Annotation
A computed fold for an 85-nucleotide RNA from Planococcus sp. CAU13, annotated as c-di-GMP-I-GGC riboswitch aptamer.

RNA sequence: CCUGAAAAAGGCAAACUUUUCGAAAGGAAAGGACGCAAAACCACGGGUCUAAGUAUGCAGAUAUACGGCAGCCGGGUCACCGAAA
Numbered sequence: 001c002c003u004g005a006a007a008a009a010g011g012c013a014a015a016c017u018u019u020u021c022g023a024a025a026g027g028a029a030a031g032g033a034c035g036c037a038a039a040a041c042c043a044c045g046g047g048u049c050u051a052a053g054u055a056u057g058c059a060g061a062u063a064u065a066c067g068g069c070a071g072c073c074g075g076g077u078c079a080c081c082g083a084a085a
Stems, first nucleotide, its partner, number of pairs: 003082002011036002016031006034071001040077003044074003047069003053064004
């Protein structure tokens, strides 16, 4: 540097519930564990979610990110331990 075992010490915390912020997606806190060897951090690329505002429409609605998702994939940065290779 790579790598991940019927190792060790630990760590994180899905769904759901309560409170709260938000138009929503979703975020935060507490509880709670589906799982995770980066389920630590970063919206750079792809993908995807929402659509307040804006545009169109008689209307239903359609399009759209300056809003999200890092536990969707890729990428970047930092990182515990040491079996086998």
The coordinates come from a structure-prediction model, not an experiment, and the mean pLDDT is 89. The source organism's lineage runs through Bacteria, Bacillati, Bacilli, Caryophanaceae and Planococcus.